[in-house]
RNA sequence: GGUGGGUUGGCAGAAUGGUAAUGCAGCGGUCUUGAAAACCGCCGGGCGUAAGCCCUUGUAGGUUCGAGCCCUACACCCACCG
Numbered sequence: 001g002g003u004g005g006g007u008u009g010g011c012a013g014a015a016u017g018g019u020a021a022u023g024c025a026g027c028g029g030u031c032u033u034g035a036a037a038a039c040c041g042c043c044g045g046g047c048g049u050a051a052g053c054c055c056u057u058g059u060a061g062g063u064u065c066g067a068g069c070c071c072u073a074c075a076c077c078c079a080c081c082g
Base pairs, nucleotide, nucleotide: 001081002080003079004078005077006076007075010024011023012022018065026042027041028040029039030038044055045054046053047052058074059073060072061071062070
């Protein structure tokens, strides 16, 4: 230098172009003499008393009524080729 694969919450990891799963971790609760375990709820960010609104899949663009998903460029990681 070339080719292929990959980049999604704190971590791991799903997702036919149609509302971003699930597990772990974390937080609250039930239970307990107290804990552990188990069970229940919550669990990306901003604004808001709340209801709710807006934003978010490496970055920036494009296609589309609609993009994590398709296209382009760039950044980074892995493998192979030279």
Transfer RNA from Candidatus Berkelbacteria bacterium RIFCSPHIGHO2_01_FULL_50_36, 82 nucleotides, folded computationally. It matches the Rfam family "tRNA". The family's RNA type in Rfam is transfer RNA. The same sequence occurs in records of 3 taxa. Lineage of the source: Bacteria > Bacteria candidate phyla > Candidatus Berkelbacteria.